[in-house]
RNA sequence: AACGGGCCGGAUGGUCGCGCCUGGAAACAGGUGAGGAAAGUCCGGGCUCCGCAGGGCAGGGUGCCGGGUAACGCCCGGUGGCCGGUUCGCCGGUUAAGGAAAGUGCAACAGAAAAUAUACCGCCUCCGUUUUAUCGGAGGUAAGGUUGAAAUGGCGGGGUAAGAGCCCACCGCCCGGCUGGUAACACUCGGGGCAUUGCAAACCCCACCCGGAGCAAGGCCAAAUAGGGGACAAGGCGCUGCCCGCGCCGUACGAGUCCCGGGUAGGCCGCUCGAGGAGGCAGGCAACUGCACUCCCCAGAUAAAUGACCGUCCUCCGUUUUCGGAGACAGAACCCGGCUUACAGGCCCGUUCCU
Numbered sequence: 001a002a003c004g005g006g007c008c009g010g011a012u013g014g015u016c017g018c019g020c021c022u023g024g025a026a027a028c029a030g031g032u033g034a035g036g037a038a039a040g041u042c043c044g045g046g047c048u049c050c051g052c053a054g055g056g057c058a059g060g061g062u063g064c065c066g067g068g069u070a071a072c073g074c075c076c077g078g079u080g081g082c083c084g085g086u087u088c089g090c091c092g093g094u095u096a097a098g099g100a101a102a103g104u105g106c107a108a109c110a111g112a113a114a115a116u117a118u119a120c121c122g123c124c125u126c127c128g129u130u131u132u133a134u135c136g137g138a139g140g141u142a143a144g145g146u147u148g149a150a151a152u153g154g155c156g157g158g159g160u161a162a163g164a165g166c167c168c169a170c171c172g173c174c175c176g177g178c179u180g181g182u183a184a185c186a187c188u189c190g191g192g193g194c195a196u197u198g199c200a201a202a203c204c205c206c207a208c209c210c211g212g213a214g215c216a217a218g219g220c221c222a223a224a225u226a227g228g229g230g231a232c233a234a235g236g237c238g239c240u241g242c243c244c245g246c247g248c249c250g251u252a253c254g255a256g257u258c259c260c261g262g263g264u265a266g267g268c269c270g271c272u273c274g275a276g277g278a279g280g281c282a283g284g285c286a287a288c289u290g291c292a293c294u295c296c297c298c299a300g301a302u303a304a305a306u307g308a309c310c311g312u313c314c315u316c317c318g319u320u321u322u323c324g325g326a327g328a329c330a331g332a333a334c335c336c337g338g339c340u341u342a343c344a345g346g347c348c349c350g351u352u353c354c355u
Base pairs, nucleotide, nucleotide: 001352002351003350004349005348006347007346008345010313011312012311013310014309015308016307018033019032020031021030022029023028035329039340040339042338043337044336045335046334047214048213049212050211059210060209061208062207063206064078065077066076067075068074079097080095081094082093083092084091085090098205099204103203104202105199106198107197120145121144122141123140124139125138126137127136128135153171154170156168157167158166172194173192174191175190176189177188179186180185218269219268220267221266228260229259230258231257232256235249236248237247238246239245276296277295278294279293280291281290282289283288314327315326316325317324318323
C1' cells in the first nucleotide's frame, strides 16, 4: 500500500431550556433522554382483533445436504459446478444448485442444417459423354471446412471405396452394486455403444411452507351540540245529575324536566423489563445454546422532547507558532431477529506485496 474481517463513529466541563420518571403541598431537587443504520418497509416472528372441524381447488413463496433459530428468503458448516492460483498435496473466490427420460413452447442473426435425421463446400462409388480431364446424373458419407451462444460425446487405433461407436482401449455419460459418510456425495467394480442439444429468474411437474388485517391493532372512561328511545307533564265536551266506564277534541306532527343507549372531541391503558444488555463458566469447528452464577435498567413522546450558547482538548482544512473555519451518513413513534442501502475520519486482526 492493496484486499478481507471486526469495531468506534468526536471527548469533557459549565449555564439556560425541553420530554419522561422519582420525591415533595408547592417552590424545587435528583435521575434519565436517538442509531448502527432510528432509513428502505424487502423478508421473518411476538402481540392484538376477526375468521377457522378436517381436507381440497385457486393464489403466493421456497428449492444441493446437514445444522442453528421463536421463525425466515437469514446465519453457520459441508457437497457438487464454475473461475483463479499451485510446490499437483491442495488453497482462495463464487454459485438461484429439484425435474429437460410427463407434456407444451422457444432457440433472433448467421448458417446446408437448431432437434428433425439435415448434404452447402469437400470426400468416395457407380452411370452417361469419353483417351483422360471437365461436365451432368444416381447414390454413400457427419472424418475435414464454413455459421453460430450452442452442431448430434472427446481422443487415439483398427476398419472402409470414402466414412461412421461400425469395432476396440482410455476419458466422459447412463444404469446397477461394494465401501465410506447422518446426508448431499466421494471412491471403486460391473454392465450398456450412447438412446438423452440447450432454456424451467418460459409455461409446467414434484416436494415443502403460507388464513386476513395491522398499535389509526385493540380495550376502558366520556363532554358540548345535533339526532334516537323512554318516563313525567292538563284538561274540556258528550252519553249522564254524580261515580266508574266508553267515545271525541286538546295538551302534543310535542315546549320543558329527567333517565337510557350509540358515536364524536378529549382523557387513560396497550407503552416498554425484553427471544434485554455486560461479564464469567460450560458445550459446539461454527452459527448458536445452557447456567437455581454476578452485575445493570438503558427514550417512551403523540404533532410529537432529545436543543442553544460558552470554555478546554481531539481530527481535518486555510494565506498555518498566538488567528479563522469545519466535524460523515443521518432523527425513535408497539417490540424484536435479519437483509439491503447511506456513511467523513479513525482503531484492531489476518493475508499478500514494496522499501

This is a predicted structure of a 355-nucleotide RNA (Bacterial RNase P class A) from a marine eukaryotic metagenome. The model forms 94% of the base pairs in the Rfam consensus. The sequence is in RNAcentral, with records from MGnify.